[in-house]
Molecule: transfer RNA
Organism: Candidatus Nitrososphaera gargensis Ga9.2
RNA sequence: GCGAAGUUAGCCCAGCCUGGUUAAGGUACGAGCUUCCCAAGCUCGGGAUCGCGGGUUCAAAUCCCGCACUUCGCA
Numbered sequence: 001g002c003g004a005a006g007u008u009a010g011c012c013c014a015g016c017c018u019g020g021u022u023a024a025g026g027u028a029c030g031a032g033c034u035u036c037c038c039a040a041g042c043u044c045g046g047g048a049u050c051g052c053g054g055g056u057u058c059a060a061a062u063c064c065c066g067c068a069c070u071u072c073g074c075a
Stems, first nucleotide, its partner, number of pairs: 001074007010027003020058001029045005051067005
């Protein structure tokens, strides 16, 4: 230099192909119930400018363009 995959909550991850009205789930965290206490279990709760910028559209995590970073391959 070229190509591929990836970037969404503290961490993991779905949703993207086929745009749509609250971005799902797990774990962690906080509160409560339970227990002599802890753990486990159960209930409830808060947490996301969807890597950055621009474009298209009534509407973008999703489509298009550029850039950044991570991993892998080729040279």